[in-house]
Bacterial RNase P class A from a marine eukaryotic metagenome, 329 nucleotides, folded computationally.
The sequence is in RNAcentral, with records from MGnify.
The coordinates come from a structure-prediction model, not an experiment, and the mean pLDDT is 78.
RNA sequence: AGUCGACUGUGUAAUCGCUUUAUUUAUGAAGAGGAAAGUCUGGGCUCCAAAGAGUAGAGUGCCAGGUAACUCCUGGGAAGUGUGAACUUACGGAAAGUGCAACAGAAAAUAAACCGCAAUUUAUUUUGCAAGGGUGAAAAGGUGAGGUAAGAGCUCACCGCAGGAGUAGUAAUACUGCUGGCAUGGUAAACCCCACUCGGAGCAAGGCCAAAUAGAAAAGCUAAAGUGUUACUCGCACUGCUUUUGGGUAGGCUGCUAGAUAUAUUUGGUGACAAAUGUACAAGAUUAAUGAUUGCAUUCAACAGAACCCAGCUUAUAGGUCGACUCGU
Numbered sequence: 001a002g003u004c005g006a007c008u009g010u011g012u013a014a015u016c017g018c019u020u021u022a023u024u025u026a027u028g029a030a031g032a033g034g035a036a037a038g039u040c041u042g043g044g045c046u047c048c049a050a051a052g053a054g055u056a057g058a059g060u061g062c063c064a065g066g067u068a069a070c071u072c073c074u075g076g077g078a079a080g081u082g083u084g085a086a087c088u089u090a091c092g093g094a095a096a097g098u099g100c101a102a103c104a105g106a107a108a109a110u111a112a113a114c115c116g117c118a119a120u121u122u123a124u125u126u127u128g129c130a131a132g133g134g135u136g137a138a139a140a141g142g143u144g145a146g147g148u149a150a151g152a153g154c155u156c157a158c159c160g161c162a163g164g165a166g167u168a169g170u171a172a173u174a175c176u177g178c179u180g181g182c183a184u185g186g187u188a189a190a191c192c193c194c195a196c197u198c199g200g201a202g203c204a205a206g207g208c209c210a211a212a213u214a215g216a217a218a219a220g221c222u223a224a225a226g227u228g229u230u231a232c233u234c235g236c237a238c239u240g241c242u243u244u245u246g247g248g249u250a251g252g253c254u255g256c257u258a259g260a261u262a263u264a265u266u267u268g269g270u271g272a273c274a275a276a277u278g279u280a281c282a283a284g285a286u287u288a289a290u291g292a293u294u295g296c297a298u299u300c301a302a303c304a305g306a307a308c309c310c311a312g313c314u315u316a317u318a319g320g321u322c323g324a325c326u327c328g329u
Stems, first nucleotide, its partner, number of pairs: 001326008010297007018031005033303001037314002040312005045202004052234004057198005062076005077091001078089004092193002097191002099187002114133002116129004141159006160182001161180003165176004206254004216245006225239004261280008
């Protein structure tokens, strides 16, 4: 000067105040986050509900593990960036098919001669070339040597490509030989193909109690029919269903916080994590609670407020503290 990881998020004392709760009724105990945000993923839980299959649709995409599960996390591989510590990845398939690549350029897929090089001719007349130059994001593998009229894998060496074998590894892959002058260009965050996975709705879910009203009226379909939390079909279950007009209720309790919980030690593992033992109980509001004042200290203080719960990811963040590693002097 950088890279990666982690912690904290003003402290303390007093007075009054707010919510929940305990009981001795006057005092105790507890009271917003590292992201509570986003609503992007995955679940727990509740109901449809008593099974399923297929088609469509959607999601994921290197390998192996972790987890309740995931598109998350850990480790490894490959490609790329960086001097490096490290970082990024929408990382299966282009030989199943279709599509696309403007303009420029001679020519952009089953594709070639604008400038040019060589030989030849009265004559850019004829023949050969794709090595050099130009256009372009991309032009008939790359570098070097030999060879040739001039050139070209034409030949050779190395690299690359294709096929095949061995070794290491669970695997993705890596390495080393052998054969062959040899690439069937690119693009799938284009359609598509392949592999795997996927019911729906949601705490305003759902359950109980009390109270009130109109057990109301009309139209349509109706059992080989209709309805079902099913996008469609088959199957399964049930027996009515849909629309319109009009009337009553909007109250209380529960769900609601003891858990895939937190934490310490030991063991296993590279790690994510797992197991065993011990300890602890950290808000449950419902027009929505934690505020105000004063004193001292001080680094003078950011982003920001739970509403069923949890596990991740993403985004915002003043200041302070710690650890490991890299480069330069």
Rfam family: Bacterial RNase P class A. About the family: Ribonuclease P (RNase P) is a ubiquitous endoribonuclease, found in archaea, bacteria and eukarya as well as chloroplasts and mitochondria. It is annotated as a ribozyme.